A computed fold for a 97-nucleotide RNA from Paenibacillus sp., annotated as Glycine riboswitch aptamer. The sequence is in RNAcentral, with records from Ribocentre. The model forms 91% of the base pairs in the Rfam consensus.
[in-house]
RNA sequence: AUGAUGGUAUAGGGAGAGACCGCAGGGCAAGCUCGCGGCGCCGAAGGAGUAAGCCCAAAGCGGUGAAUCUCUCAGGCAAAAGGACCUGUAUCGGACG
Numbered sequence: 001a002u003g004a005u006g007g008u009a010u011a012g013g014g015a016g017a018g019a020c021c022g023c024a025g026g027g028c029a030a031g032c033u034c035g036c037g038g039c040g041c042c043g044a045a046g047g048a049g050u051a052a053g054c055c056c057a058a059a060g061c062g063g064u065g066a067a068u069c070u071c072u073c074a075g076g077c078a079a080a081a082g083g084a085c086c087u088g089u090a091u092c093g094g095a096c097g
Base pairs, nucleotide, nucleotide: 006092007091008090009089010088011087012086013085018039020038021037022036023035025033026032040077041076042075046073047071048070049069053064054063055062
């Protein structure tokens, strides 16, 4: 001195699904807000499960093993917030040469 994968910070983009229904309170009323109950849905925070392969092994059992797949515990279903992932910038680091 080239500056990869990756990490951190920051900026931008970023989907889906009832502004559902009922009861009660506040409020002149409406919108709205809070509480309770009920059903219907969404997957891209997180979480859980799982293949091939590999290991042990005579076999079997077992272990390991990914996700944007599956589940929907959590979360979400106007806006706001959040949001996997992508891009840019800065920085750490130092693969390769």

Its mean pLDDT, the model's own confidence on a scale to 100, is 76. Taxonomically the source falls in Paenibacillus (Bacteria, Bacillota, Bacilli, Paenibacillaceae). Its Rfam family is "Glycine riboswitch aptamer". Rfam describes the family as follows. This family represents the bacterial glycine riboswitch.